The RNA shown here (small-subunit ribosomal RNA) has 1518 nucleotides and comes from an uncultured bacterium. The coordinates come from a structure-prediction model, not an experiment, and the mean pLDDT is 87. Its Rfam family is "Bacterial small subunit ribosomal RNA". Gene Ontology terms of the family: structural constituent of ribosome and ribosome.

């Protein structure tokens, strides 16, 4: 040192990727009020018009205009003034500074410290000497030629502080002797003789002497020369440091050295000639890439990264190469020369340019400024000075680009106005906000005053200094004066709240939320992600929240990021230990002990520029910013000092390592031989029909004799038991026995060498399988192949054949899940148990035991560790040493290069692009063609159905003006319908209403409106007309009540069951689902609730870190079963009485039976089984027995499961219609499909007669009898009945006879034809029934399917609901008659516990590979083709230095002269820029054409993988 988002259903842990900060020579969007101090081409070292940026000295020197004025002349013209002026030349001196920039440069370039005994230095200081005398030239300048121009030539005059000679000449400089310092003299000092270099005036002053004068001359100043010396500035030389890449591994010929010679201010291979062969390099040379370095700047808690714009120091460059020259310096931005590109002139021969200097222009870019003012200040050249220059600098301009600072008011003000937003409609909020009142005056505006910055410098007077001034003095006084800025700051007045507020955000991260639109579009997004009709995430608004003259974005850098870890990471399973070993460098190394001082440690001294930072002051009203003081500045050098440590050097030691002796184990290695078993093969021989093989088959083989079997033979490979968790080696790997030869480990024991050690980059070695090369060899085995099965398909698992290979020799290869996924060494750190070797020790006959030691090699476990699994003296614990590797997934171990390999690969080994993750562990569930355990009509035993007919009924389909709508695996489909002709009704067609079919309240008319009656027209609903009828209560205003008008709302079976409330289905009557508190674990979550039993049950025992609770089970409630009380009409009738004979009558209250209350059952009670319990078996009683039989009840939840069409209900739509009324018509449609059910297929039966017995329910618009009619539906009629009273009401299978007789029938009973019956306004579409005829398909149903365990299944009638009536064969409910079967849990569904595996969590209807096919992307190859930079060789060779060179030229200087000397230029010569040729590399763009890769919605094909993923997967390798 602050974190958080995001991998998962959920966690922990690895990791990536994003996010918050700060920063910033920015830029862009939106905005924009004022001042202050800062900053502004990062891209084209890109190209520039114009102007300005370096001159200056008349006191070094010669010359010397002109305009204008003023005279003079007719006038040309001249005079004077302009003026010794302007101006150019000669000469000095500056121009090498100052300002730009950042191309090159990886370097002594830069930083830092040194060194120079190897150097230089104008101007300045000091200090010392001197300035004598001569010569000869030249520019300007005159004439005059060439040129367009630029220039340029010829000839003549001329001065100088310009040039050359002579003289003087020292302590200079060379040469040499001698001392002195030093490592070392090119250093100091004394001495000797020779040699060698010098100068120039100028100004001012004074005036004696000389001079015609000017001047000499005297001074004084300036300036000259020689020297010394000091300050500053610089050369050159070394030590540290100073980016990337090893896919650059070698590099180098003046190259290293040496001896001379030449160069330079100066060392030096800097340069030449000879000689010698060296140098540099893994501590990274060479190449390559990129790049000015620092003082510092940003950031960071530091450490550390990143940066090098502005300021300041240093380098380097000046169009782009190359030179030189002049000078104190230069290889010289605003100088020359030449060669290139390139602009411009041009009369075409020839010439001129160089903004990376201030401004400015184009160009280029996201992008960056004024052709400003002034030299006042500060500085700098120059002068003696006045001055003069100065785009250095001072200012002021533009740009919100940065930093600072400051204002856009202030204080009252609630009807909390309007308006906007929202709303639950009550309100809430913009909001003290406005308005309104009061005040104030900061900036801006307008007037008025108004500085510092100014020192200086000049002029006059004085003072100091001196022998003396005119010289000097930053002394003193007076005078006149100097300001770009500047219409400045600053002060004061004036006037007025007047001119001054935006921009981003609001899902989470991260501070702010409503509404509206939108509807996976439109669009947002740093990340997670948001948008598919109620989006806090889009977009607009209202309102917040942050900032504020600024806000955001976008780029970069640090930060977060311990994410490259030095501070401070890791490698058994997440990325990560090299397969192994052996060794070089190297790094690291025991124990005493002496010396040493590199490293260390203390003191000091230098140095670490300023400027920044940090501290303390102090100046602008603060503050930025500036001024002063101080710290500090981590370095580094160099002096004393210390001597533990570590290094070095030197001596000893012995325990670490190593030796020598004695022992010993053992699939260590190589060779050589050698055995038996078994498998094939061959030969005979018995002997026959099959043998093999497989899930079942075939393919094969076999009657020419297989297979079995004996028996011999022959070859090749492996070596059964022994055999082990065992041995042994460095891994790989080693296994039958013998011998030979050979490596290493252990144990034991004394001697012996004395740190001789660990590790080890590279290197060299060994390295399984499989592969590759010759050459053998070949019995099994078995890629490839062929045949045969499987399969929708089978290039596959299965089966039958078989070749390469496996074997062996030699040589390759070099890899593997080469795994303990665990590098090697060394030491420390409780134990218990095996096990191999080899020893000691006690006992003992004894290989046996008991115990201790070393050394291997297993298990288990305590500290510790770990993300968790685990690990734990064999360590993944504690610490040291060394070496190897990791840093998101994918592309990818791929490309490309190197290397190696015969190949086949091998090793090293990345990028574009993409992804927001990919992983470990370890947790709950889910699931598995895992396991165990267990249960349910879950199979199985059964008994009856469906699938197949023909009809009913839903449903899909289709179809239609509609064929309303909804349910849709189980859990939709006789389902919402327990009643579709109208109605219902929701749908279509058509024809009406509009305050409405229905509710409220409100104004207004109204009581002749409405209804009702009667007419028209109409299908009808409705309109319309005509007659009736003028309501109640009154306190007379009005009120109720109705209609009308109008508003307000009404109404909607319109969407959304993915906004919902209820209510339902369903796993599932399944044994399950939780919770408190404790404990356990970083954590999820686990324990509980798991185990042993045991039950229908998480039932209940027992055990157990749990212990207890809820809500589920059971119980409690209803009903049926047994009994008792109570009660006794309608019901009952046992006993008595009457009887019409029926409980019908008295009557009974027993019974049955109704319907209220209690009683029984609890495993209680016995036996036996359970180790104890709990339980369970069997008894006994008992009506009834182990939950007795049915019901009702349905845990936490699951499935966005069903309903907005039952109801409610947010929202969303309609609004003369999607309301709402009406008529008709659909909802009944029919070429299918499919579910549910009926009737049946026949004799266990139809059918006819006759005859028994239920229950449980319903009836007043109803049930409806006796009785009459009708063949019969049914009709007349109407007793009884508001019901234990009277009806429905027969109850049917059954039983008792009768018939049919195997037949599409006397069975079936569909369809159709005709009569009817009864509900109903109305039975065409579209009722139900009865009757006569008709008489269809069906003779038991393919695959597949369904219900049912007992009073059930099958079968047989009855009822009720809705209902006018009915499409009811449906539903519900009633009762009669009444089976069979269950051996069992293996399989198939479905569930429950526990476990296991796991890549699976919208959970296996899961997840996921891989080719094809389409679309984008980026990229590897390719004949090519295009550019680039650098390097070699060679050719040609500009300018120039340097060298040579003569017959040319030339004033000084020697010489009378002739000549010589010097020079010049010209010519040769080395070198040498640009160009040129050529051969080769290497970067880069591009390429027909091709490879693979990512990524794309819901393509196409198969199913490897993940659960034993249905052939365990996986690694290497064909």
């Nucleotide at each position: 040192u602050a974190g958080a988002g995001u991998u998962u259903g959920a966690u922990c842990c690895u990791g990536g990727c994003u996010c918050a900060g700060a920063a910033u020579c920015a830029a862009c969007g939106c905005u924009g009020g004022c001042g202050g101090c800062g900053u502004g081409c990062c891209u084209a070292a890109c190209a520039c018009a114009u102007g300005c940026a370096a001159g200056u000295c008349g006191a070094a020197c010669g010359c010397g205009a002109a305009a204008g004025u003023g005279g003079a002349g007719c006038a040309a013209u001249c005079c004077a003034u302009g003026a010794g002026u302007a101006g150019a030349g000669u000469g000095g001196c500056a121009a090498a500074c100052g300002g730009g920039u950042g191309a090159g440069u990886a370097a002594c370039g830069c930083g830092u410290g040194g060194g120079u005994g190897a150097c230089c230095u104008g101007c300045c200081u000091u200090c010392g000497a001197g300035u004598g005398g001569g010569g000869g030239a030249u520019a300007a300048c005159g004439u005059u030629c060439c040129g367009a121009a630029a220039g340029g030539g010829a000839c003549g005059c001329u001065a100088a502080u310009a040039c050359c000679g002579c003289a003087u000449g020292a302590c200079a400089u060379c040469c040499u002797g001698c001392c002195u310092u030093u490592g070392a003299a090119g250093a100091g000092g004394c001495g000797g003789a020779g040699a060698u270099c010098a100068a120039a005036g100028c100004u001012g002053g004074g005036g004696a002497u000389c001079g015609c004068a000017a001047g000499a001359c005297c001074u004084a100043g300036c300036a000259c020369u020689c020297g010394a010396u000091g300050a500053g500035g610089g050369g050159c030389c070394c030590g540290c440091g100073u980016c990337u890449g090893a896919u650059u591994a070698g590099c180098u010929a003046g190259u290293u050295g040496g001896u001379g010679g030449g160069g330079u201010a100066a060392c030096g291979g800097c340069u030449c000639a000879c000689c010698a062969a060296g140098g540099c390099a893994a501590c990274g040379a060479u190449c390559a890439g990129u790049a000015u370095c620092c003082g510092g700047c940003c950031u960071g808690a530091g450490a550390g990264g990143g940066c090098g714009g502005a300021c300041g120091g240093a380098c380097a460059c000046a169009c782009u190469g190359g030179g030189a020259c002049u000078g104190a310096g230069a290889c010289a931005c605003g100088a020359c020369c030449c060669a290139g590109a390139c602009u411009c002139c041009u009369a075409c021969g020839g010439g001129a340019g160089g903004c990376a200097g201030c401004a400015g222009u184009g160009g280029g870019g996201a992008a960056u400024u004024g052709u400003g003012c002034g030299c006042a200040a500060u500085g700098g050249g120059c002068g003696a000075a006045u001055g003069c220059c100065u785009g250095a600098c001072g200012c002021a301009g533009c740009g919100a680009c940065g930093c600072c600072g400051c204002g856009u008011g202030u204080g009252g003000g609630a009807u909390g106005a309007a308006g906007g937003u929202c709303u639950u409609c009550g309100g809430a909020u913009c909001g003290u906000a406005a308005a309104c009142c009061a005040c104030u005056g900061u900036c801006g505006g307008g007037a008025g005053g108004g500085a510092c910055g100014a020192a200086g410098g000049c002029g006059c007077g004085g003072g100091g200094u001196u022998a003396a001034c005119u010289g000097c003095c930053g002394c003193c006084g007076c005078g006149a004066u100097u300001g770009a800025c500047g219409g400045u700051a600053c002060c004061u007045c004036c006037a007025a709240a007047g001119g001054a507020a935006g921009c981003a955000c609001c899902g989470g991260c991260u501070a702010a939320c409503u509404c509206u639109g939108u509807g996976c579009c439109a669009g947002c997004a740093g990340c997670c992600g948001c948008g598919g009709u109620a989006a806090u995430a889009c977009a607009g608004a209202g309102g917040g929240u942050g900032c504020g003259a600024g806000c955001g974005u976008u780029g970069u850098c640090c930060g977060g990021a311990a994410u490259c870890a030095c501070u401070g990471g890791g490698c058994g399973u997440a990325a990560a230990g090299g397969g192994c070993g052996u060794g070089u460098a190297g790094g690291c190394g025991g124990c005493c002990u002496g010396c040493u001082a590199a490293g260390c440690c203390g003191c000091g001294u230098g140095u670490g520029a300023a400027a920044g930072c940090c501290c303390g002051g102090g100046g602008c009203u603060c503050a930025a910013c500036c001024c002063c003081g101080g710290a500090a500045c981590g370095g580094c050098a160099c002096g004393c000092g210390g001597g533990a440590c570590u290094g070095g050097c030197g001596g000893g030691c012995u325990c670490g390592a190593g030796c020598a002796u004695g022992g010993u184990a053992g699939a260590g290695g190589c060779g050589a031989g050698u055995g038996g078993a078994a498998u094939u093969c061959c030969u005979g021989g018995u002997g026959u029909a099959g043998c093999g093989g497989u899930g079942g088959a075939a393919u094969g083989c076999g009657u020419a004799g297989a297979g079995a079997u004996c028996a011999g033979g022959a070859a090749g490979a492996a070596c059964a038991c022994c055999g082990g968790a065992g041995g042994c080696g460095a891994a790989g790997g080693c296994g039958g026995c013998u011998c030979g030869c050979u490596g290493g480990g252990c144990c034991a024991u004394u001697g012996c060498u004395g740190a001789c050690g660990c590790u080890g980059a590279g290197g060299c070695g060994c390295g399984a399988a499989a592969g590759c090369g010759u050459g053998g060899g070949g019995a099994g085995c078995a890629a490839a192949c062929a045949g045969g099965a499987u399969u929708a398909g089978a290039u596959a698992c299965c089966c039958u054949g078989g070749u390469a290979g496996u074997c062996c020799a030699c040589g390759c290869c070099g890899u593997a899940a080469a795994c303990g996924a665990u590098g090697g060494g060394c030491a420390c750190u409780a134990g218990g148990c095996g096990u191999c070797g080899g020893g000691g020790g006690g006992a003992g006959c004894g290989a046996c035991c008991c115990u201790c030691c070393c050394g291997g090699u297993g298990c288990c476990g305590u500290c510790g560790c770990u993300a968790a699994c685990g690990c734990a003296a064999u360590a993944a614990g504690u610490g040291c040493c060394c070496c190897g590797c990791c840093u998101g997934g994918g592309g990818a171990g791929u490309a490309c290069g190197g290397c190696c390999g015969c190949a086949a690969g091998g090793u090293u080994g990345a990028a574009a692009c993409u992804c927001a993750a990919a992983g470990g562990a370890a947790u709950u569930g889910a699931c598995g063609g895992g396991g165990g355990c267990c249960c349910g009509c879950a199979c199985a035993a059964g008994c009856g159905g469906u699938g197949g007919a023909g009809c009913a009924u839903g449903u899909g389909g289709u179809u239609u003006a509609a064929u309303u709508c909804g349910a849709u695996g189980c859990a939709a489909c006789g389902c919402g319908a327990a009643g579709a002709a109208c109605c219902u009704u929701a749908c279509c067609u058509g024809g009406g209403c509009u305050u409405g079919a229905c509710a409220u309240g409100c104004a207004c008319g109204u009581g002749a409106a409405a209804g009702c009656c009667g007419g028209u027209g109409g299908a009808a609903a409705c309109a319309c007309c005509g007659g009736u009828c003028c309501u109640c209560c009154u306190u007379c205003g009005g009120g109720a009540c109705g209609c009308g008008u109008g508003c307000a709302c009404a109404g909607g079976u319109g969407c959304u069951g993915c906004a919902u409330g209820g209510c339902u289905g369903u796993c599932g009557u399944c044994a399950g689902c939780u919770c408190g508190u404790g404990u356990c674990g970083u954590g999820a979550g686990a324990u509980g609730u798991u185990g042993g039993g045991u039950u229908a049950a998480g039932u209940c025992c027992c055990g157990c870190a749990a212990c207890g609770a809820g809500c589920g089970c059971a119980a409690c409630c209803c009903u049926c079963g047994c009994u008792c009380c109570c009660a006794g009409u309608u019901g009952c009738c046992a006993g008595c009485g009457g009887u019409u004979c029926g409980g019908c009558c008295g009557g009974g209250g027993a019974c049955u039976c109704u319907g209220g209350g209690g009683g029984g059952a609890c495993u209680g009670c016995c036996g036996g089984u359970g180790c104890c319990a709990a339980a369970c078996c069997g008894g006994a009683g008992g009506a009834a027995g182990g939950u007795g039989g049915g019901g009702a009840c349905g845990a936490c939840g699951u499935c966005a499961a069903g309903u907005c069409a039952u109801c409610a209900u947010g929202g969303c739509c309609c609004u003369u219609a999607c309301g709402u009324c009406c008529a008709g018509g659909g909802c009944g449609a029919c070429a299918c499909a499919c579910g549910u059910g009926c009737u049946a297929c026949a004799a266990u039966g139809g059918c006819c007669g006759g005859u028994a017995c239920a229950g449980a329910g319903c009836g007043u618009c109803c049930c409806g009898a006796u009785a009459c009619c009708g063949u019969g539906a049914g009709g007349u009629g109407g007793a009884g009945g508001c019901a234990a009273u009277c009806g429905c009401u027969a109850a049917a299978a059954g039983c008792c006879g009768g018939u049919c007789u195997a037949a599409g029938u006397g069975c079936g009973g569909a369809u159709c034809g005709g009569a009817g019956u009864c509900u109903g306004a109305a039975a065409c579409u579209c009722g139900a029934c009865u009757c006569c005829g008709u008489g269809a398909a069906g003779u038991c149903g393919g695959a597949a399917u369904c219900g049912c365990u007992a009073g059930u299944a099958a079968u047989c009638g009855u009822g009720g609901a809705u209902c006018a009536g009915c499409c009811a064969u449906g539903c519900c409910a009633c009762g009669g008659u009444g089976a069979a079967u269950a051996c069992g849990u293996u399989c198939c569904c479905g569930g429950g516990c526990c476990u296991u595996g796991u890549a699976c969590a919208c959970a296996c209807c899961g997840c996921c590979c891989g080719u094809c096919a389409c679309g984008c992307c980026a990229u590897g190859g390719a004949a090519g083709c295009u550019g680039g930079g650098g390097g070699g060789a060679c050719c040609c060779g500009a300018a120039g230095u340097c060298g040579g060179u003569g017959g040319g030229c030339g004033a000084a200087c020697c010489g009378c002269a002739a000549g010589g000397g010097c020079g010049c230029a010209g010519c040769c010569g080395c070198c040498g820029a640009a160009g040129g040729u050529c051969a080769a590399a290497c970067c880069a763009g591009u390429g027909a054409c091709u490879g693979g890769g990512g990524c794309g919605a819901a393509g196409u094909c198969g199913u490897a993988a993940c659960a034993a993923g249905g052939u365990a997967a996986c690694c290497g390798u064909a």